Small-subunit ribosomal RNA, 5' domain from a metagenome, 506 nucleotides, folded computationally.
Context: one part of a larger RNA
Parts: sequence; C1' cells; structure tokens
RNA sequence: GAAUCAACGCUGGCGGCGUGCCUAACACAUGCAAGUCGAACGAGAAAGCACUCUUCGGAGAGCGAGUAAAGUGGCGAACGGGUGAGUAACGCGUGGGUGAUCUGCCCUUUGGUGGGGGAUAACCCGGGGAAACCCGGGCUAAUACCGCAUAAGCCUGCAUUUGUAAGCGAGUGCAGGGAAAGUUUUCGGAUACCGAAGGAGGAGCCCGCGUCCGAUUAGCUAGUUGGUGAGGUAACGGCUCACCAAGGCUCCGAUCGGUAGCCGGUCUGAGAGGACGGACGGUCACACUGGGACUGAGACACGGCCCAGACUCCUACGGGAGGCAGCAGUGGGGAAUUUUGGGCAAUGGGCGAAAGCCUGACCCAGCAACGCCGCGUGGAGGAUGAAGGUUUUCGGAUCGUAAACUCCUGUCUAGAGGGACGAAGAAAGUGACGGUACCUCUGGAGGAAGCCCCGGCUAACUCCGUGCCAGCAGCCGCGGUAAUACGGGGGGGGCAAGCGUUGUUC
Repeated sequence: GAAUCAACGCUGGCGGCGUGCCUAACACAUGCAAGUCGAACGAGAAAGCACUCUUCGGAGAGCGAGUAAAGUGGCGAACGGGUGAGUAACGCGUGGGUGAUCUGCCCUUUGGUGGGGGAUAACCCGGGGAAACCCGGGCUAAUACCGCAUAAGCCUGCAUUUGUAAGCGAGUGCAGGGAAAGUUUUCGGAUACCGAAGGAGGAGCCCGCGUCCGAUUAGCUAGUUGGUGAGGUAACGGCUCACCAAGGCUCCGAUCGGUAGCCGGUCUGAGAGGACGGACGGUCACACUGGGACUGAGACACGGCCCAGACUCCUACGGGAGGCAGCAGUGGGGAAUUUUGGGCAAUGGGCGAAAGCCUGACCCAGCAACGCCGCGUGGAGGAUGAAGGUUUUCGGAUCGUAAACUCCUGUCUAGAGGGACGAAGAAAGUGACGGUACCUCUGGAGGAAGCCCCGGCUAACUCCGUGCCAGCAGCCGCGGUAAUACGGGGGGGGCAAGCGUUGUUC
C1' cells in the first nucleotide's frame, strides 16, 4: 500500500447493489418450514337457511354436501433448506474403468392386461387407561392383498454351434420359473397397469496421479496379507465365516500425535509465490450423543421407527412426550452479527387429467455506514478587506471572498398530480414488492460535515498552560521554566459520510 463475514472510538444526509453468530455442533418457549390425489376405494357430518307436523318438549324431509374432518390406497416425503462437529480419507480434485453393477418418475420401441378368492381399516358395539394410546366382537371396498390361467421377450439349469477380453455377445434344442388394474369419457378417446429391449438423467464400486505440520512419533499389523470353499450384496472384494499358508506396510516416512471438510475460487503480488476456502456453484459428512435395522427405485433417513444414554417437560406415580446445525425468535457465550415481517405475482419443486393445494425453497420488504459504487450538503458576484477571534516588532498580519449583502439554480428533500416493466397469452384474468421506481408541477438555500494529523520518517506552525509532573509514542524518541513532540486556542495539512484505532492476510 492492498484486503477484511470484522470489532471499537468520534461523527452521520440520500440512493443502488451486496453482506450480516467467525464464539457454545450450547440449551431452546411459541408459530410456521411436506404435502397432495374423490378421475384408485368404502363410508360420511355439523352450524346455518328454509318447509311440514307438533302434546310446543320435539320429530321428519330439502339445501348446506357427497362438502368438512377422518380412514384404506397411490405418489412425494432420499429433493429442496441448514451446519462444518467428525474426516489427512479414493473424502475431495482430475483422468480413467465397470466383461463386477442398480435405476422410481421421463422418452422411444415391442408384446400383453383372462378368470377367481379371502381379508381388513374406516364404521357400529363392548372394554381398559389420568394420558399417550390399546384390546375384543361384528360389517364393508379398492389401482390394497393372495392363488389360478397365459408367456413373444425375460430368468435359471443342461446340451450344443460360434465370436471374444473374465460372469460378455449371437443362435438352436430341452426342462423348470415368474405378470397385470383399473378409472374416466363429449363414446372418438384419454390415462393408468404388467413383461421385455434401448435411451436420457441419476447413483454405487474400483484404479492412476495430486492433497497440511511434527522423527523431541521408528517401527506398525491376527481378519492382519494371501489362498480354497461358503455366505452375503444391485455389484467386485476379508465384506463376513470355516480351513490353510505366513504374510502385508515402512526413512520415497509406515505407525502415532497435532491441525483441517475438499474444490471452482478469493485476497495479495510485476510475476513466481504466499495466505485463505465467508457469500455464490459443485461435492462430502452430520442432524441431542452412541448403536441398529425397517420401508422403498433410492435412506441406514434433519422435521420416520427401535434400543441405550444425558437433558427437558407432563403424570392420577402405573406410565408417557421431546430434539431449531430449517425460517423467524429466546436465554447463554462473546469485542461482535438482523424481523417471532409480506407473498406464492415471478422462478423452481411435490401431488393432481385439470381446476388447484402445499412450498420460511424462492421473490420481496424491515434492521445495521458492515462493504463497494454514485449523489448531495449549493453556484456566481461581493473589500469598508466589516465585526469578532488569534497574533504582533503595536505599524500591521491572518482567519478572508470567508461572512454579511445582491443575483441565480433546484440534485437530494418536502407537498401535490400522474404512474409502470417485471404477466407468460389466441383472448380474458392474475403483482407480494407498491401507489415503489419513474415523469410533471409547486415551495424554498432552506433540512444535510465530520474525523485524524501538523518533531523526523510524512503533507501541515505559532501562542498560552505545564515543568522528567501531567502526559505522548508505530520506530527514533519528546517532557527537568520560552516544548512546532504533553494539554488548550488560533492557523494549516489529509481524507470525507465517513475518519481514525485494533485484530488478521499478502
């Protein structure tokens, strides 16, 4: 000098765009953050309105409404959002491999969807419990569940022909095995469902190379290294197991200890390099702590389940409930970091045929000079060089065209009027932001300047006070009676809605 997720002191007018718990991966009140589909299925209210009957208590039919709420079933909930604890690792980056693999939804091609069955929630009845919730009996539906039929492909086994690069490809024969679901319709269809093949996108696994410090860490290792066989997985593999062998790694740094998510990038620098990895994008890991599996195309699953633990809460003491490292917000820690806001209008996501519903993703607004950028705080004229301040050699000098005063201008601001783009489309409708931006008119210099420094480095000098005191200080150093270095005044220099200080990096 540049930079900063900054903080502190003094000061503070406006706008645009960004950024905002770096500390306790500390604990969390409250609300919201993942639902949706009635065109899969059975059942199905109430308030209210108004009608009839009425013993005036009520009863019945209609609308509300096949609505609400709930249930079965499907898809989603594995995305999106957060955090950086752990991890020095095929975790990440880069380049490859998979003849060792999987893939819901989507696209293309192809072949099918025949005929049956038994349940069960909801609901009703009964019971237990303080609650959470649970148990028994009875009824019922399906795109829920289960047999049977069929099998061009497909899978398994055997035989055989052939090409290869191993478990791969092409073909023949035999045997065995395995599917399906309907809904809707304007009756044209639409859309679902099952098998097979291919694609796209996604994912798993493997490998080469690269990836911090310490040798005051020199040896480490028994599923350890390899083999055979078996199990297991979508899949290779000590992944697991039985047996056998005794191997495997290491001074080209094993092991151990410390530190750390990694990258695209960011900062600095002429570069080489050094430092960093906040925002944004990719990826990994984690979700109170530890462990486990279930469901599923996909999880060993942040707002799912089970077990154990710590903590918090409820309890009728028998037993239960919870997990903000989602968005706000609270306490705490800290030098320090925001609103318990608006909207689904746009973009995107889930479900749905659609209408639409949901969406603290997102888009906006609020707070904070935290940063960058832009603008303003007026312009021109104006000498009696006013008053006043400071200083003086008492003549003057200086603040200083500075002010007053005159003439203008109208950015920002204030008031009034108009008023968007973002909205897609054949047309109509649809805007949180927002009556915002922007435009026009009106008023009036009015509402808007500070901070640091002035001994040298380093740009800017005098007076007074103080007297090695009080104090200053980045380094050198100032201060003990004329201090340009302390404190104040005047003057000056620098930067400017900021200016200094401190921390950190180059």